[in-house]
Context: one part of a larger RNA
Molecule: large-subunit ribosomal RNA, domain I
Organism: Acidimicrobiaceae bacterium
């Protein structure tokens, strides 16, 4: 110096533990916002830093339940003042207050900050100064007013609006739209319409009541899941992409409009004394009426075994009424009965409401004992009990019967969902013939050139759009994968529409061959904090005495830190640098060696 032995520091791995993740499920619940959100700044407490809570009426205020003995939220102790069976703290409902910033909106502006008019009101001798409300844009609705230019119209004024803006985790529609990468290179193709930018809806969204599918049999909106199928098929026929019908399930629903045809207001043109008109028929009357175009708008009308309209005819409930007058006819309107339907679409509002249920709770079996070992009993021995509860969780170890639960059972002044059912509210013709009115236009369909479909430009229909051209009203029109015929199936070119599907940021509960503090969200702890960056933005570390603080009085050294002694405890090598306490690293004391 090396080594072995014991025995320490030193470090914080291992073992146990979990207060916090993670993933699933299952119920609920699904939009907030000019009645000012999300999200924030600053205040708020008897002494208060930091979180929560709250907003100058500031860990609170008022009413109702609900609860039953203590309280004045946490880290957090402590000390000061209160509070409560006249029921307080605390839990639900409902209000009330709610500073400043922010869509932020009186004007500004370097977000939480300045500065303003107008009404009322408070204060000043008088200014300055305070306090409540009020004023931003754009749209809609109504009104007045009103140029060029006469009628208008633009414009401007006024009142009205719970109009609109912003925000949301994922979830959905739309408009845009990559490249890595595969192809073993690479361009067409993949990747992929992915990510990612935008916009816009809502608890969902889209899509939807056949110009569908299919096949000579039918089937009947959409949507979503299963199979059809890795099939048909596409494809530098390469890599790879990859249906659709049938069939079986979830759910289940159908409407509304255009237009033909009548009234009606407006605008326009014709029309000028009489004719076409005032429902028909006769008589009397009136007549800028009529006709005709265009616009509003009420009826009327919505279909594909084609529908309607329009005329004629035939039937179907009462009572009233109505037109220029009068009779007689048809015709229309109200109202009653009388039948059907309804608040999510097919009209629309209110109000009552039986029941459920959601938001606090409330009852809840049944075991004790020991000279047992232990600090401690739930362990052990014994002798019982209860179960619709032997799910868990706590208690000084391991407790069905200690405690808090569990199983079942039962509860709401107040609100919010849900809703039988009743007020009320809408709607009600049917057939047959005739006639040839109507049945969505720069539309379909063609031609160019794109896109998207399983389909890459192919034999390539069918959907979508640019550009060009440009049709038919049922004896029409489209479709049945070029095309053509025959059949068979639709019935385009307005619209809405609930349920089944998607999602989970948040709310309850419940589960794991999910983690266990270097894992598990990035955060188990003052965690998106510390720190870092101009700034977008990055982004940690940090858990454990003990059952119970009993957190070591009092003595001694020491200035102090720190030890030693007493004491506490089951244990102090459990003393707040605290549980176990590996290792690497550094002693300390004996033993070999050199």
């Nucleotide at each position: 110096a090396g080594c072995c032995a014991a025995c320490g520091g030193u470090g914080g791995a291992u073992g146990c533990c979990u207060u916090g993740g993670c993933g699933c499920c299952u119920g609920a619940a699904g939009c907030c916002g000019a009645a000012g959100a999300a999200g924030g700044a600053c205040g708020u407490g008897g002494g208060c830093g930091a979180c929560u809570g709250c907003g100058a009426a500031a860990a609170g205020c008022c009413a109702c339940g609900g609860g039953g003995a203590g309280c004045u939220g946490u880290c957090u102790a402590c000390c000061a003042a209160g509070c409560u069976u006249u029921g307080a703290u605390c839990c639900g409902u409902g209000g009330a207050u709610g500073u400043c910033c922010g869509a932020a909106u009186g004007g500004g502006g370097c977000a939480a900050c300045c500065c303003a008019g107008c009404a009322c009101c408070c204060g000043u001798c008088a200014u300055g100064g305070g306090g409540u409300g009020u004023u931003a844009c754009u749209c809609c609705c109504g009104c007045c007013u009103g140029a060029a230019u006469g009628u208008a119209u633009a414009g401007g004024g006024c009142g009205g609006g719970u109009a609109g803006a912003g925000g949301g985790a994922a979830c959905c529609g739309g408009g845009g739209g990559a490249a890595u990468u595969g192809a073993a290179a690479c361009a067409u193709c993949u990747a992929a319409g992915u990510a990612c930018c935008c916009c816009g809806a809502g608890g969902a969204g889209a899509g939807g009541a056949a110009a569908a599918c299919a096949a000579c049999a039918g089937u009947g909106a959409c949507u979503c899941c299963c199979c059809u199928a890795g099939u048909a098929g596409c494809g530098g026929c390469g890599a790879g992409c990859g249906a659709a019908a049938a069939g079986g399930g979830a759910a289940g629903a159908g409407c509304c409009u255009a237009a033909a045809c009548c009234g009606u207001g407006c605008c326009g043109g014709u029309g000028u004394u009489a004719a076409a008109g005032c429902c028909u028929g006769a008589u009397g009357g009136c007549g800028u009426u009529g006709c005709c175009g265009g616009u509003a708008u009420g009826g009327g009308g919505u279909u594909g075994u084609g529908g309607g309209a329009u005329u004629u005819a035939a039937g179907a409930g009462a009572a009233g009424g109505c037109g220029c007058a009068u009779c007689a006819g048809a015709g229309c309107c109200u109202u009653c009965a009388c039948g059907g339907a309804g608040u999510u679409a097919c009209a629309a509002a209110u109000c009552c409401g039986a029941u459920g249920u959601u938001u606090a709770g409330u009852g809840g079996a049944a075991g004790c004992a020991g000279u047992c070992a232990g600090g401690a009993a739930a362990g052990c021995u014994g002798c019982a009990c209860c179960g619709a509860a032997g799910a868990g969780g706590g208690u000084a170890a391991u407790a069905g019967u200690c405690c808090c639960g569990u199983a079942c059972a039962c509860g709401a002044a107040a609100a919010g969902c849900a809703g039988a059912g009743g007020a009320c509210u809408c709607c009600g013709c049917u057939u047959a013939a005739a006639c040839a009115c109507c049945c969505g236009a720069g539309u379909a369909g063609c031609g160019c050139c794109g896109g998207a479909u399983c389909c890459g430009g192919g034999a390539a229909a069918g959907c979508c759009g640019g550009c060009g051209u440009g049709a038919a009203u049922c004896u029409g029109c489209g479709a049945g994968g070029a095309c053509c015929a025959u059949c068979u199936c639709g019935u385009a070119a307005g619209g809405c529409u609930a349920a089944g599907u998607a999602c989970u940021c948040a709310c309850a509960g419940g589960c794991g061959a999910c983690c266990g503090a270097u894992a598990g969200c990035g955060a188990a702890c003052u965690a998106g904090u510390a720190c870092c960056g101009u700034g977008a933005g990055g982004g940690a570390a940090a858990g454990g005495u003990g059952a119970a603080a009993a957190g070591u009085a009092c003595c001694c050294c020491g200035g102090g830190a720190g030890g030693g002694g007493a004491g506490u405890g089951a244990a102090a090598u459990a003393g707040u640098a605290c549980c176990u306490g590996a290792a690497a690293c550094c002693g300390u004391u004996g033993g070999c060696u050199u």